[in-house]
């Protein structure tokens, strides 16, 4: 320089045929304990990498770029 893959919550990943953005972890406030860990209930936390472009409607489909990793040269 060429090809492939990954980018979604503070981390570690899901997201079915394009139709309301989610799980565990942690986080926080209550219980519950003499306490503290477990654990029980609630709650908060998003520019779905970035820019454009189809679509009535984009995390999702096209095109360009940026970061990471692998693989040729």
């Nucleotide at each position: 320089g060429g090809g492939c893959g990954u980018a979604u919550a503070g981390c570690u990943c899901a997201g079915u045929u394009g139709g309301u953005a989610g799980a565990g972890c942690a986080c926080a406030u209550g219980g519950a304990u003499c306490a503290c860990a477990c654990c029980c209930a609630u709650g908060g936390a998003g520019u779905c990498a970035c820019a454009g472009g189809u679509u009535c409607g984009a995390g999702u489909c096209c095109u360009g770029u940026u970061a990471c990793g692998c693989c040729c040269a």
Predicted 3D model of a 73-nucleotide RNA (transfer RNA) from a Planctomycetota bacterium. Rfam family: tRNA. The coordinates come from a structure-prediction model, not an experiment, and the mean pLDDT is 83.